[in-house]
């Protein structure tokens, strides 16, 4: 700096937790949590293939750069629930409910 309401799970092992942290909710879990291993998948950030179109420079031939849409064998990542929800600020509103926007924190590249 970009993205985060899309998408994608089986087996083995393990044996009680898990959903980042705190608080409050809510949820998953002995019909087997986390972790680890194997296989499979998703996605398209990087790389790669290809390149609609455009920009800069140049008298010019041209050079350099950006790049829509697509593919997916490599490198990451991911595969319950919106980043599970709220928390801070602002707004809509009769409103403590509900909703919207932004921030913060976090995750990935």
């Nucleotide at each position: 700096c970009a993205u985060c309401a899309c998408g994608a799970g089986g087996g083995g092992u393990g044996g009680a937790g898990g959903g980042a942290a705190a608080u409050g909710g809510c949820c998953c879990u002995u019909u087997g949590a986390a972790g680890c291993c194997c296989c499979g998948g998703c996605a398209a950030c990087c790389a790669u293939c290809g390149g609609c179109g455009g920009a800069a420079c140049g008298c010019g031939a041209g050079u350099u750069c950006c790049a829509a849409g697509g593919a997916a064998a490599g490198g990451u990542g991911c595969c319950a629930a919106a980043u599970c929800c709220a928390u801070c600020a602002g707004g809509u509103g009769g409103a403590u409910g509900a909703c919207c926007u932004g921030a913060a924190a976090g995750a990935u590249g």
SAM riboswitch aptamer (S box leader) from a soil metagenome, 109 nucleotides, folded computationally. Rfam family: SAM riboswitch aptamer (S box leader). Gene Ontology term of the family: regulation of gene expression. The sequence is in RNAcentral, with records from MGnify. The model forms 90% of the base pairs in the Rfam consensus.